[in-house]
Context: one part of a larger RNA
RNA sequence: CCGUCCUUAAGGAACUCGGCAAAUUGACCCCGUAAGUUCGCGAUAAGGGGUCCCUCCAGAUGCUUUUAUUUCGAUAGAGGCAUGCUGAGGGCGCAGUGAAGUGGCUCUGGCGACUGUUUAUCAAAAACACAGUUCUCUGCUAACACGAAAAGUGGAUGUAUAGAGAAUGACGCCUGCUCGGUGCCGGAAGGUCAAGGGGAUGGGUUAGCUGCCGCAAGGCGGCAAAGCUCCUAACUGAAGCCCCGGUAAACGGCGGCCGUAACUAUGACGGUCCUAAGGUAGCGAAGUUCCUUGUCGGGUAAGUUCCGACGUGCAUGAACGGCGUAACGACUGGAGCAGUGUCUCAAGGACCAACUCG
Numbered sequence: 001c002c003g004u005c006c007u008u009a010a011g012g013a014a015c016u017c018g019g020c021a022a023a024u025u026g027a028c029c030c031c032g033u034a035a036g037u038u039c040g041c042g043a044u045a046a047g048g049g050g051u052c053c054c055u056c057c058a059g060a061u062g063c064u065u066u067u068a069u070u071u072c073g074a075u076a077g078a079g080g081c082a083u084g085c086u087g088a089g090g091g092c093g094c095a096g097u098g099a100a101g102u103g104g105c106u107c108u109g110g111c112g113a114c115u116g117u118u119u120a121u122c123a124a125a126a127a128c129a130c131a132g133u134u135c136u137c138u139g140c141u142a143a144c145a146c147g148a149a150a151a152g153u154g155g156a157u158g159u160a161u162a163g164a165g166a167a168u169g170a171c172g173c174c175u176g177c178u179c180g181g182u183g184c185c186g187g188a189a190g191g192u193c194a195a196g197g198g199g200a201u202g203g204g205u206u207a208g209c210u211g212c213c214g215c216a217a218g219g220c221g222g223c224a225a226a227g228c229u230c231c232u233a234a235c236u237g238a239a240g241c242c243c244c245g246g247u248a249a250a251c252g253g254c255g256g257c258c259g260u261a262a263c264u265a266u267g268a269c270g271g272u273c274c275u276a277a278g279g280u281a282g283c284g285a286a287g288u289u290c291c292u293u294g295u296c297g298g299g300u301a302a303g304u305u306c307c308g309a310c311g312u313g314c315a316u317g318a319a320c321g322g323c324g325u326a327a328c329g330a331c332u333g334g335a336g337c338a339g340u341g342u343c344u345c346a347a348g349g350a351c352c353a354a355c356u357c358g
Base pairs, nucleotide, nucleotide: 003351004350005349006348007347008346010344011343014342027051028050029049030048031047036041038170052091053090054089055088057087058086059085060083061082062081063080064079065078066077067076068075069074092096104337105336106335107334108333109332110331111329112328116128117127132168133167134166135165136164137163138162144154145153146152171324172323173322174321176254177253178252181251182250183247184246185245186244187243190242191241192240196236197235202230203229204228205227208223209222210221211220212219213218255273256272257271258270259269282316283313294310295309296308297307298306
């Protein structure tokens, strides 16, 4: 020097991102205990005191013996024994839960109601879940799910107070406007529209008829029935889409410019443009605020953090829930008390290893 421990004058967080670590507290009994509150809690709140031994001291309680009275339930008195009970007096030590083990506390914000769950092996949380709330689907061979397809099975030996899916997340007060876009639901008049049905007209082929050339055999043309065949038209034809409505606790969205009151400032008010509609109640420099250490107040001698306000919300806002909220939290921010080697500033000691000497 490394590691694990122990102790420390004076000060007591000056350390540090931050009281990280350490220390304080601690058991049982008695007293006492605030705000708030969903009346259950908060609460071991906080804050105090006691704890060992002896007593032929006193009481209490239980069991038991006996006497008197008796309304036969019991009451009163006198003894005995026992006691994790209480008080008083006395004793000893620095110290009596004599060792070990065994909550530090308080005030005030944020988030999540809570107990719970999670990244086995860097994250335990404000993430997930949750009871509660809401919407949608599903009438039973249910919806939904597994199963190439089916059978079958789960759902369920359940039946809409049930089951499935989605969102939100106890509780309290609430949840505004918008259906133009997308989605979903409903509608069926019209437009569009597949396969299928339907097969007109036309083309090809040529028995035949016919024109020309040729003595003839034949050659070159024209028309063309039936059959075969090619292109197939009109017409008909469902859902869907177009279309018409509804629906936002469906996906989502929720403006700009100019002027105006008898100081100034501000703008209840007016004008205008655009939109489907222009953000309501709340909250707000927020876990959201760039400018920003915004401004004011509080706390400090001094506070980019914190608390209370203001609102000019770069870019809050109502089940992607809004705002509150007792209790709870190995969550997170700020402040204080107590006690501390965290520090001023180090020192000493124990043990292990290393190292030095032998």